Context: one part of a larger RNA
């Protein structure tokens, strides 16, 4: 010079930021992912001109819960960051374009009626809907398989044509209607992802050999896809002093700090990627997940039970114990910004926007200005003359930043809609009144004297001070730095 600091001692305001580095420790409580009645069929309820209309409620269904948000535990690895491949792929929603929706089925939640069970939840048995779910039919520029041509490529190949054959497809809603928003094939685009590869960033040789799906090849399985990804058989490889292996530490980057710069340091705040979701494992549904507020198994814990069995997961936002030297509010509002789901109207969003609380950092402003010597009193030294403190004070003349009080009062939303917020700002008045501390003074190192102490007491970053006159301990006076902070500690340069 810097901090996501922390301790003393002090403390006035404001902006704009930041705020569990330590126990990836346990958590009470509330809130954080719904939402759509213009997909369905039931029930309640309210209104009613008795035609109907509105609300709601659970279920079946549709998207969504894969986003958003949190956290560094694992990870020395194609995780990451550059820089290419993919002729080995996938892609809901959107956009664009082609082409189409014809004609049938059986069920099941609800709900009824029963039964088991403390509960949590489970059974049977009737019954009834759909854009649920299942056949039929049409279909190709989709897909497969065979054949041909034409052309391109760095290789395995790849694209177009064109031939036969086989195989796949749907749903309805709303409105009086135009019409709209759904569906269902395909191509094309766009977004977002997955896979391969060169290259690059830690430490230890007091870690020297390491490896049997192990290195390749044939086949087959699986996958969106290529692969020993998995298997059968065959071979006997593959790595490594240019550093394997093992062991220790470590989430990578943009950045951030330093430094003249080459380095060196560190990865909080904010943006990008990756991994995680009590602790192991596994698939499930789907376009995406092997899924923080799904599931299933096991394992520790916690709670609840009628002992038979069941419920749970803040490393989201406040919070609460613990731990710690150490880090905040069980706060408002969806008004803006995005997101989700709806045609919309709106609903939800601890993302967000704000407030709060902390001098925790940076920036700004303030604690008055001018004037005033009889150099006042006090203090403190003194050679007793005086000197300092010092224009300092008080007096006198003024100003209103901030503060207080009243009044008005916004931008942010170009038509309504404001949490912040009667905020920020701006007017009037009143009075110097409310608002200065901490370190240090031997040398480095600006700043001295005077008492006390007497190697005690006590101080110190180094060198060193104190044993009777200490500018080095403690007071006091004065002084020198800095300044709402000054100072120690700790870590980097």
């Nucleotide at each position: 010079g810097a901090c996501g600091a922390a301790c003393g001692c002090u403390g006035g305001c404001g902006g704009c930021g930041u705020g569990c580095c330590u126990a990836a420790c346990a958590c009470a409580u509330g809130c954080a992912a719904g939402u759509c009645g213009a997909g369905c069929g039931a029930g309640a309820g309210a209104c009613u001109u008795c035609g109907g209309u509105c609300u709601c409620u659970a279920g079946c269904g549709g998207c969504g819960g894969a986003c958003g948000g949190g956290u560094g535990a694992g990870u020395a690895a194609c995780a990451c960051g550059u820089g290419g491949g993919u002729a080995a792929c996938c892609u809901g929603c959107c956009u664009c374009a082609u082409a189409g929706a014809g004609g049938g089925g059986g069920a099941u939640a609800g709900c009824c009626u029963c039964c088991c069970g403390a509960a949590a939840g489970g059974g049977a048995g009737g019954u009834u809907a759909a854009u649920a779910c299942c056949g039929c039919a049409u279909a190709a520029c989709a897909u497969u398989a065979u054949g041909c041509u034409u052309u391109c490529g760095c290789a395995u190949g790849g694209a177009a044509g064109u031939a036969u054959a086989a195989u796949c497809a749907a749903a309805g809603g709303a409105g009086c209607a135009a019409u709209c928003c759904g569906c269902u094939a395909u191509g094309a685009g766009a977004u977002g992802g997955a896979c391969c590869c060169g290259c690059g960033g830690c430490g230890c040789a007091u870690u020297a050999g390491c490896u049997a799906g192990u290195u390749g090849g044939u086949g087959a399985g699986g996958u969106a896809a290529c692969g020993g990804c998995u298997c059968a058989c065959c071979a006997a490889g593959g790595c490594g002093a240019c550093g394997a292996u093992g062991c220790g530490u470590a989430g990578c980057c943009g950045a951030c700090c330093u430094g003249a710069g080459a380095g060196g340091g560190u990865g909080a705040u904010c943006g990008g990627c990756c991994a995680c979701a009590u602790u192991g494992g596994a698939a499930c549904u789907g376009a995406g997940a092997c899924a923080c507020g799904g599931u299933c198994c096991a394992g520790a814990c916690u709670c609840c039970u009628a002992c038979g069995g069941g419920a749970g997961g803040c490393a989201g936002c406040a919070g609460u114990g613990g731990g710690g030297a150490a880090u905040a509010u069980u706060g408002c509002a969806c008004a803006a910004u995005g997101g989700g789901g709806g045609a919309a109207a709106c609903c939800c969003u601890g993302a967000u926007g704000c407030a709060g609380c902390a001098a925790c950092g940076c920036c700004g402003c303030g604690u008055g200005a001018g004037u005033g010597a009889u150099g006042a009193a006090g203090g403190c030294c003194u050679u007793c003359g005086g000197g300092u403190u010092g224009u300092a004070a008080a007096g006198c003349u003024c100003u209103g930043u901030c503060u207080u009080u009243u009044g008005g009062g916004a931008c942010g939303a170009u038509a309504a809609u404001g949490a912040c917020g009667g905020u920020a700002c701006c007017a009037a008045a009143g009075g110097a009144g409310g608002a200065a501390g901490c370190c240090a003074c031997g040398g480095c190192u600006a700043a001295c004297u005077a008492c006390g102490u007497g190697c005690c007491a006590g101080c110190a970053g180094c060198c060193g001070c104190g044993g009777u006159a200490a500018u080095a301990c403690g007071u006091a006076g004065g002084u020198g730095g800095c300044a709402a902070g000054c100072g120690u500690u700790g870590u980097c340069c």
RNAcentral holds the full RNA, with entries from ENA, Greengenes and SILVA. The part of an RNA shown here (small-subunit ribosomal RNA, 5' domain) has 493 nucleotides and comes from an uncultured bacterium. Rfam family: Bacterial small subunit ribosomal RNA. Gene Ontology terms of the family: structural constituent of ribosome and ribosome. The coordinates come from a structure-prediction model, not an experiment, and the mean pLDDT is 86.